[in-house]
Context: one part of a larger RNA
RNA sequence: UUGGGCGUAAAGUAUAUGUAGGUGGGUUUUUAAGUUCGUCAUCAAAUCCGGGGCUCAACCCCGGAUAGACGAUGGAACCUACCAAGCCGGAGUACAAUAGAGGUAGAAGGAAUUUCCGGUGGAGCGGUGAAAUACGUAGAGAUUGGAAAGAACAUCAACGACAAAAGCACUCGCUAGGUCGAAACCGACAUUGAGAGACGAAAGCUAGGGGAGCGAAUGGGAUUAGAUACCCCAAUAGUCCUAACUGUAAAUGAUGGAUACUAGGUGUUGUGCGUAUCGACCCGUGCAAUGAAUGAAACUU
Numbered sequence: 001u002u003g004g005g006c007g008u009a010a011a012g013u014a015u016a017u018g019u020a021g022g023u024g025g026g027u028u029u030u031u032a033a034g035u036u037c038g039u040c041a042u043c044a045a046a047u048c049c050g051g052g053g054c055u056c057a058a059c060c061c062c063g064g065a066u067a068g069a070c071g072a073u074g075g076a077a078c079c080u081a082c083c084a085a086g087c088c089g090g091a092g093u094a095c096a097a098u099a100g101a102g103g104u105a106g107a108a109g110g111a112a113u114u115u116c117c118g119g120u121g122g123a124g125c126g127g128u129g130a131a132a133u134a135c136g137u138a139g140a141g142a143u144u145g146g147a148a149a150g151a152a153c154a155u156c157a158a159c160g161a162c163a164a165a166a167g168c169a170c171u172c173g174c175u176a177g178g179u180c181g182a183a184a185c186c187g188a189c190a191u192u193g194a195g196a197g198a199c200g201a202a203a204g205c206u207a208g209g210g211g212a213g214c215g216a217a218u219g220g221g222a223u224u225a226g227a228u229a230c231c232c233c234a235a236u237a238g239u240c241c242u243a244a245c246u247g248u249a250a251a252u253g254a255u256g257g258a259u260a261c262u263a264g265g266u267g268u269u270g271u272g273c274g275u276a277u278c279g280a281c282c283c284g285u286g287c288a289a290u291g292a293a294u295g296a297a298a299c300u301u
Stems, first nucleotide, its partner, number of pairs: 015198001017196001021192003025087001027085002031081001033080002035076006042069002048064006090189001092185002095181001097179002102175003106172002109153001113149008124135001162167001204245001206243004213239002218234004
């Protein structure tokens, strides 16, 4: 590069914002750049086509032509573009309603875990396929009272929600976007998007904190022919916070973004309208049970 492709065969950037550029709604007008038509000029010869000459051929001579390109000139005005005006259907703003773990910062909460200080108690505990290392008479494990710390937020919880993606869940502040309704405003303001800047799990890195649990590396115990593993006992970086860096993942829907159109069924989420029917409230007409207050009578104790 293509009359081909990009979920799984090679092939959609991790994601969105957006510059240049590309493409771009309806109507009327202008111009004539693109477009289109006519004419002119140019595009050497050979090659090609037709005819002719060397006995034929190669070869040579004469004549002719298309497509296309560039330039000049004169027209056309459907389409694209340009000029001017105007439209509301695309996009947006304001208004009303509404769902959500959307984002961000600080404060507060309870369960659990571990550690520490006491009480009770007295021999095991822990772990496994079975064990052992480990812990424990210097009193463990168990149970109970108190204190501290760090991390994560059970149930609700859903093939549920939200976010551009990464991601996001106890409670409270601030804040952004979406969806739906109505149709007040604006009047093409749109779409895609090379560069660019932004964001981007985990691990890793720099500096300072923090360090409960878990846990690469490492040590020990097992298993095994061996076991630099799987299993067990410990345990350092790390995991957490603050400020920077890194810029990668099976960053997956292995599926780029936008608009229009094209059969249905079902669950769920948001929203508008709403008949039958049901509930609540109000008004009217009727029926009349029951309750409360006061007084009296009767009855019962």
Small-subunit ribosomal RNA, central domain from Glycine max, 301 nucleotides, folded computationally. Rfam family: Bacterial small subunit ribosomal RNA.